A computed fold for a 118-nucleotide RNA from a soil metagenome, annotated as SAM riboswitch aptamer (S box leader).
[in-house]
RNA sequence: CUUAUCAAGAAAGGCUGAGGGAACAGGCCCUGUGAAGCCUUAGCAACCGCUCCGUUACAAUGGAGGUCAGGUGCUAAAUCCUGCUCGAAGCUAGUUAUUGGCAAGCGAGGAAGAUGAG
Repeated sequence: CUUAUCAAGAAAGGCUGAGGGAACAGGCCCUGUGAAGCCUUAGCAACCGCUCCGUUACAAUGGAGGUCAGGUGCUAAAUCCUGCUCGAAGCUAGUUAUUGGCAAGCGAGGAAGAUGAG
């Protein structure tokens, strides 16, 4: 850089001792009943590997499976939430009408990030 996924899942112990939730901002949380880090053990799952069944233009590619978790990864909260664009149930202000403002753990996308594969 390309591509796939990101509302599921899964913690104890030891050392240590004050911060942590990527960065910035705003929220909201976790934390001396012990943060981050390191080590040990345990666990989670299906990206790769593996097995099986297909397609095929022989370059590749679709589906299924279970754990041998083998290579990674992960084990508070949606990637904790929001930030930019478009839309939007609804709320609200005003008008004869056109209209304006706000907007949901509302939708789609984007940005950034994480992880895998290349």